[in-house]
A computed fold for an 86-nucleotide RNA, annotated as c-di-GMP-I-GGC riboswitch aptamer.
Of the family's consensus pairs, 95% are formed in the model.
It was read from a public genome assembly, where an Rfam model found it.
Its Rfam family is "c-di-GMP-I-GGC riboswitch aptamer". The literature on the family includes a 2009 paper in Nat Struct Mol Biol by Smith et al., "Structural basis of ligand binding by a c-di-GMP riboswitch". Gene Ontology term of the family: cyclic-di-GMP binding.
RNA sequence: AUCGAAAAAGGCAAACCCAUACGAAAGUUGGGGACGCAAAGCCACGGGCCUAAGUUUCUAAGAAUAAGGCAGCCGGGUUGCCGAAA
Numbered sequence: 001a002u003c004g005a006a007a008a009a010g011g012c013a014a015a016c017c018c019a020u021a022c023g024a025a026a027g028u029u030g031g032g033g034a035c036g037c038a039a040a041g042c043c044a045c046g047g048g049c050c051u052a053a054g055u056u057u058c059u060a061a062g063a064a065u066a067a068g069g070c071a072g073c074c075g076g077g078u079u080g081c082c083g084a085a086a
Base pairs, nucleotide, nucleotide: 002086003083004082011037012036016032017031018030019029021028022027035072041078042077043076045075046074047073048070049069050068051067054065055064056063057062
């Protein structure tokens, strides 16, 4: 350095519930809670997915989109704890 014992110390925390926290929304944040996770730490770079107040179009519905979000969708980049065997 690779690797992750169906390992462990330690760590994180899906769904769901709560909030007179933020947001137009997706979603985020905080508390509870654990389905899971060896990077489930961090970065929207490529693909993907979600939103669309605003803008454009439109009689309207709708469509498109600037923009925003998801790192626990897949790649990629980057940093790092612990620890057997090889």